[in-house]
Order: sequence, then structure tokens, then C1' cells
RNA sequence: GGGGUCGUAGCUCAGUGGGAGAGCGUCCGGCUCGCGUCCGGAAGACCGUGGGUUCAACCCCCACCGACUCCA
Repeated sequence: GGGGUCGUAGCUCAGUGGGAGAGCGUCCGGCUCGCGUCCGGAAGACCGUGGGUUCAACCCCCACCGACUCCA
């Protein structure tokens, strides 16, 4: 320098055009003498940044930034 994969909640990930979700974690309540387990509930990301396409974009296109990887 070139190619590929990836970037979504505190962490690990799903979601591939029209509701942003799960597990763990955190908080509250129940249960318990208490803790843990278990049960119920809540908060928490507007999706790496910018632009474009579209009635509508996490999703499609382009550029840039970052991580990993392959080639040279």
C1' cells in the first nucleotide's frame, strides 16, 4: 500500500428496509432470621462519525475513524 471480517446497553451478542432486543450485570420488591438461589418489576444503547438512496435506514451505497486478520 491492497483485500476480508467487525463496530448495537456496563460486558458478551442477536437484529439485514417499517416495533432496538436477549443473557449476564445494576437497582427495587417478594421469599428468607440474614445472604444466596428462585419469582416479579424497573432503569440503561436513538446503533463508530459524516454524507447519499428511499415515503421510511442499525439494515442498502460512498468516504472517513478504530479493532482483528490475510497478501505484499
Overview:
The RNA shown here (transfer RNA) has 72 nucleotides and comes from a Polyangiaceae bacterium. The same sequence occurs in records of 2 taxa. It matches the Rfam family "tRNA". The family's RNA type in Rfam is transfer RNA.